Overview
A computed fold for a 73-nucleotide RNA from a Candidatus Altarchaeia archaeon, annotated as transfer RNA. Model confidence (mean pLDDT): 81 of 100. It matches the Rfam family "tRNA".
RNA sequence: GCCUGGAUAGCUCAGUUGGUAGAGCAACUGGCUGUUAACCAGUAGGUCGCAGGUUCAAGUCCUGCUCCAGGCG
Numbered sequence: 001g002c003c004u005g006g007a008u009a010g011c012u013c014a015g016u017u018g019g020u021a022g023a024g025c026a027a028c029u030g031g032c033u034g035u036u037a038a039c040c041a042g043u044a045g046g047u048c049g050c051a052g053g054u055u056c057a058a059g060u061c062c063u064g065c066u067c068c069a070g071g072c073g
Stems, first nucleotide, its partner, number of pairs: 001072007010025004019056001027043005049065005
């Protein structure tokens, strides 16, 4: 230098044919309990790596860049 995969909640990850973002764990509140844990119910938490473009509409498509992993030279 070139190629491939990845970047989404605090963490691990989903997200279909572009239709307006979810799960588990963690956190918080309540219930239960002599107390804690466990269990049950609920709540909050997101600029979807950054910047543009296409579109009525972009996590998803296109372009450039940054970072991580791997490969070729």
The RNAcentral record of the sequence draws on ENA. Taxonomically the source falls in Candidatus Altarchaeia (Archaea, Nanobdellati, Candidatus Altarchaeota).